[in-house]
RNA sequence: AGAAUUCUUCAGGGCGGGGUGAGAGUCCCCACUGGCGGUAAAGUCCGCGAGCGAAAGCAUGAUUCGGUGUGAUUCCGAAACCAACGGUUACAGUCCGGAUGAGAGAAGAGCGUA
Numbered sequence: 001a002g003a004a005u006u007c008u009u010c011a012g013g014g015c016g017g018g019g020u021g022a023g024a025g026u027c028c029c030c031a032c033u034g035g036c037g038g039u040a041a042a043g044u045c046c047g048c049g050a051g052c053g054a055a056a057g058c059a060u061g062a063u064u065c066g067g068u069g070u071g072a073u074u075c076c077g078a079a080a081c082c083a084a085c086g087g088u089u090a091c092a093g094u095c096c097g098g099a100u101g102a103g104a105g106a107a108g109a110g111c112g113u114a
Base pairs, nucleotide, nucleotide: 001113005110006109007108008107009106010105016030017029018028019027031094032093033083034082035048036047037046038045043081044080051058052057063079064078065077066076067075085097086096087095
């Protein structure tokens, strides 16, 4: 220094205010959140991971305009958009549950080779 391999640890955030109502963290208005790798720094580009079901199958989302620059759908300015399943006195990205789980992957230690 790099390929293989073993082990350990870590590895998802967010409802605050007002309204209606018998009842809403679920509706309406404002607010708030953003896993991992790549790439000019990304929830919205490319790729990956996570849920439910006996199975068939369900879910697998979403960005534009302007500016700077060699280079940005990633930065700056502006305006948008998206978010599984089950539960619930009332429809959930934000509450409760599967989950003290799983996992993309990150860091460290060991082994061994040149």
This is a predicted structure of a 114-nucleotide RNA (FMN riboswitch aptamer (RFN element)). Of the family's consensus pairs, 100% are formed in the model. Rfam family: FMN riboswitch aptamer (RFN element). Rfam describes the family as follows. The RFN element is a highly conserved domain that is found frequently in the 5'-untranslated regions of prokaryotic mRNAs that encode for flavin mononucleotide (FMN) biosynthesis and transport proteins.